This is a predicted structure of a 373-nucleotide RNA (Bacterial RNase P class A) from a soil metagenome. It matches the Rfam family "Bacterial RNase P class A". Rfam's curators write: Ribonuclease P (RNase P) is a ubiquitous endoribonuclease, found in archaea, bacteria and eukarya as well as chloroplasts and mitochondria. The coordinates come from a structure-prediction model, not an experiment, and the mean pLDDT is 80. RNAcentral holds the sequence, with entries from MGnify.

Order: sequence, then C1' cells, then structure tokens
RNA sequence: GAGCCGGCCAGGCGGCCGCGCUGGUGGUCACACACCGGUGAGGAAAGUCCGGACUCCACAGGGCAGGCUGCUGGGUAACGCCCAGGCACGGUGACGUGUCGGAACAGCGCAACAGAGAGCAGACCGCCGAUGGCCGUCCUCCGGGACGGCACAGGUGAGGGUGAAACGGUGGGGUAAGAGCCCACCGGCGUCGCUGGUGACAGCGGCGGCCAGGCAAGCCCCAGCCGGAGCAAGACCGAGCAGGGACCGGGCUGCCCGCCCGCAUGGUCCCAGGUAGGUCGCACGAGGCGUCGGGAGACCGGCGUCCCAGAUAGAUGGUCGCCACCCGCAGGUCCGCCUGCGGGGACAGGAUCCGGCUUACCGGCCGACUCCU
Repeated sequence: GAGCCGGCCAGGCGGCCGCGCUGGUGGUCACACACCGGUGAGGAAAGUCCGGACUCCACAGGGCAGGCUGCUGGGUAACGCCCAGGCACGGUGACGUGUCGGAACAGCGCAACAGAGAGCAGACCGCCGAUGGCCGUCCUCCGGGACGGCACAGGUGAGGGUGAAACGGUGGGGUAAGAGCCCACCGGCGUCGCUGGUGACAGCGGCGGCCAGGCAAGCCCCAGCCGGAGCAAGACCGAGCAGGGACCGGGCUGCCCGCCCGCAUGGUCCCAGGUAGGUCGCACGAGGCGUCGGGAGACCGGCGUCCCAGAUAGAUGGUCGCCACCCGCAGGUCCGCCUGCGGGGACAGGAUCCGGCUUACCGGCCGACUCCU
C1' cells in the first nucleotide's frame, strides 16, 4: 500500500416552545384544568420471508393423499437459523460460496442448436484396402502364382471437424490401417480388507475390468417434520333502538271472570342476546447488565443487580448556542500541527411478544489475520 474476517457506536451538554403515558398536590359533585416530578423507539423498530410463545376452534388410534426440509455432529422452545467439521468449487493467500440425501446398477422419463453420430452411438473429411472383386504386365507343371494399379465390397473410432457432453492420459508392442486389442506407469471407478474419526469422510494395500456418461431444480425412492386460523386471536362490562315478560293501565262493560290492545304514538320494573363504546389481553420476559464456572464454538449454568415505550389513527418533535467529529478553501508552520471561513451528519421509525433471515444505511472506532514492497 492492497485486502480479508469479527465486534462496537449511530454525537454530547444546556436554554426556549410543544406531545403521549404516569406519580403526587391543588381544584371539581365527578370531569376538565393548573403546578411539581418520573419516563418515552432501532440496529435494523422495515420486508412480513421462516420458526415459536400465547389464544380460540377441531381432534380415539393408525394409514392414504398433500406440503416442507435434506452432507455429518452439536446448539436451541423451535427453525429453512447458528456453531464446528467433511466434501466440491473460486482465490497466490487471509478467506468466501453451497447448485451437498439416492456414488442416477429400483423403475419411468429428458437432452435445444450444431453435428455423420447423443446412449451400450457414429463413417462427413481423412487413413487403410490385409481379405474378396475388377484392370494391366510377367511367369506357369494350365490348377494357378508374383508384382503394380483402382477405391467396388468392406475395415477403422487413432487424426480433423461439431457440441454443454462423442465411451481415460503418456509411452511401447501390435496391425493393411487402427483400436485397452495387449503391456508398463499415471488418473479415475467398483469391490474387499486394514488404520484414524462419534460421524460425514480420509489414508494405505489387494483384486477387477477399462463394458458400465449427464440430469432427481422431471416423475420417483428414502429419512425427518407438519391440524386450522390468528391480538381485528380471545375474555369481561355494556348504552341507544328493536324484541320478550310482569304489574299499573285502556277497551268490550256499571261490577266479577274472560278476551282483546302495545298508535292510549302511556308508565314502572325485570330478562336474554349483544351493536356503538369501554376494560382486560398488554409489558417480569426463552429479559438486560456485571461477574464466576463449563465448552473448541454456537451456547449452557450459578450468583449479584436493574425494571426498561405502551400509543389506538396512533405521542418521542422543532429551534438556538457551545463543544466534539468529518470534508473543502485560504493563511501560517519549529512539518508534529495551528488559526480563520464555509459546508456535512445517513437509513429509518413501535402497535401482542420473542428467536432468526433478508434488505436499507452519511460516516467513525477497536481487534485478529493475509499478500506485495
């Protein structure tokens, strides 16, 4: 100088004005109101993407269907989260990333374009043409043979070319030309054994044949988990209007019984459901801080201490001054800095609560490590 990982902060103090909740005092029949005091957002409160607590509804038990997750071992209330490890890929490295169950020999299926050929494949160019065929020359014991040519049958998977992918690499033998066709070494695969590890897996050795390619983010198979709705959950209180009942009452009818009436636009009392509205849920919790102990770590345990927003259309804001920080310009300098002027401070904001993930963010601080000079 460049980089990589982890943790932390998110300006401070004061004056004035203003807001929510709350304690006290005064005041009021009760409110209202006044004064004094306390308290009042975040690292992400956000997106509402996962997981739980809590509440109501449903539910014998088991299975099918459906959904989610998917290396291994731990952590946790739980998770698709976190920690540690393995493997693969990227990076010189610190480190980062996860397209990580089935070694796709349970079965079905898929592969655009290009290319001759795309699944146990394939002759377009090239190579060969030993063997068979055709032509020519020569020889002949007349059966044929030798040599040369053609590229007709055919051989070839080495070379070229296509592709994401074309059935190992190098060397030698071999052949007409070739080829794991054969051999040596290397690589990879399968299998057996030993060693290390809780395990994923790794290392070593033997054997096998180079014939067993890719995709499970296609169906599928295997293992584990999963009832639904959500604080507008849910519980309690409850006007007004409408409804039901009793009594008083009105009518038939002067009285008793009975019947009718709720417009006689009457009265009193009671009842159930529950609207508006109110109260609870709702702020002591898987809680914060400190310390000690266990653990490699995530995390767990003991002790001490603290109480830390509860609004309901939603309160925590505005302004001024000083100090601190950063940036720019100018001047000075003993090169450490000093002075003056101007500017900057983000993202964003509770609504039942908690654990995560993801995304946004002016900047600053601390620590570990890597590479280059």